This is a predicted structure of a 72-nucleotide RNA (transfer RNA) from a Patescibacteria group bacterium. Rfam family: tRNA. Gene Ontology term of the family: triplet codon-amino acid adaptor activity. The family's RNA type in Rfam is transfer RNA. Its mean pLDDT, the model's own confidence on a scale to 100, is 82.
[in-house]
RNA sequence: UCCUCGAUAGCUCAAUGGCAGAGCAGGAAGCUGUUAACUUCAAGGUUCUAGGUUCGAGUCCUAGUCGAGGAG
Numbered sequence: 001u002c003c004u005c006g007a008u009a010g011c012u013c014a015a016u017g018g019c020a021g022a023g024c025a026g027g028a029a030g031c032u033g034u035u036a037a038c039u040u041c042a043a044g045g046u047u048c049u050a051g052g053u054u055c056g057a058g059u060c061c062u063a064g065u066c067g068a069g070g071a072g
Stems, first nucleotide, its partner, number of pairs: 001071007010024004018055001027041004048064005
């Protein structure tokens, strides 16, 4: 320098161009002699950044940043 893959909740990860979700962690309540376990509920997001396409972008296109792998 070039190629490929990745970046989404505190963590691990989903999401056919059409309401951004799950599990775990944390919070509240129930259960009980108490704790743990279990059950229920609520909360938690500038989807890496900047543009573009589109009625509509996490998703498609361009450039960049960071990380992993590869080529020279």